[in-house]
RNA sequence: CGGCUCGUAGUUCAACGGAAGAACAGGCGGCUGAUAACCGCCAGACGGGGGUUCGACUCCACCCGGGCCGA
Numbered sequence: 001c002g003g004c005u006c007g008u009a010g011u012u013c014a015a016c017g018g019a020a021g022a023a024c025a026g027g028c029g030g031c032u033g034a035u036a037a038c039c040g041c042c043a044g045a046c047g048g049g050g051g052u053u054c055g056a057c058u059c060c061a062c063c064c065g066g067g068c069c070g071a
Base pairs, nucleotide, nucleotide: 001070002069003068004067005066006065007064010024011023012022013021018054026042027041028040029039030038047063048062050060051059
């Protein structure tokens, strides 16, 4: 310098272009003599700014960051 790939919640991962979800972690409550386990509820995220579209996590180009390959 070029190519490929990934980037979503604190963590690990989902989401045919049409309402952003799960598990664990966290908070509150229940249960218990108490703790754990278990049950219920709550809070929490689309890397950035653009383009396409009635509508973008999703498609396009660029930038930023991680990984792999080539030179």

Source information: A computed fold for a 71-nucleotide RNA from an Isosphaeraceae bacterium, annotated as transfer RNA. Model confidence (mean pLDDT): 85 of 100. It matches the Rfam family "tRNA". It is annotated as a transfer RNA. The source organism's lineage runs through Bacteria, Pseudomonadati, Planctomycetota, Planctomycetia and Isosphaeraceae.